Transfer RNA from a Candidatus Zixiibacteriota bacterium, 72 nucleotides, folded computationally. The RNAcentral record of the sequence draws on ENA. The organism belongs to Candidatus Zixiibacteriota, within Bacteria. The coordinates come from a structure-prediction model, not an experiment, and the mean pLDDT is 80.
């Protein structure tokens, strides 16, 4: 430099045009003498970023940024 793939909650990870599942962690409460376990509730309205398409975008398109792989 060229080609390809991937960026979603603190971490892992679904989602494949119609307003974001789940697990762990964390917070609060219940339980317990205390802790652990268990139970209940909460926790992403800028989905890397900037634009575009669309009535509607995490999802499609483009630029840029970051990471990984291949080629030179």
């Nucleotide at each position: 430099u060229g080609g390809g793939g991937c960026g979603u909650c603190g971490u892992c990870a679904a989602g494949c045009g119609g307003u974001a599942a789940g697990a762990c962690a964390c917070u609060a409460g219940c339980c317990u003498u205390u802790g652990a376990c268990g139970c209940u509730a909460g926790c992403a309205c800028u989905c890397g970023u900037a634009g575009g398409u669309u009535c509607g975008a995490a999802u499609c398109c483009u630029g840029c940024c970051g990471c990984c792989c291949c080629a030179g």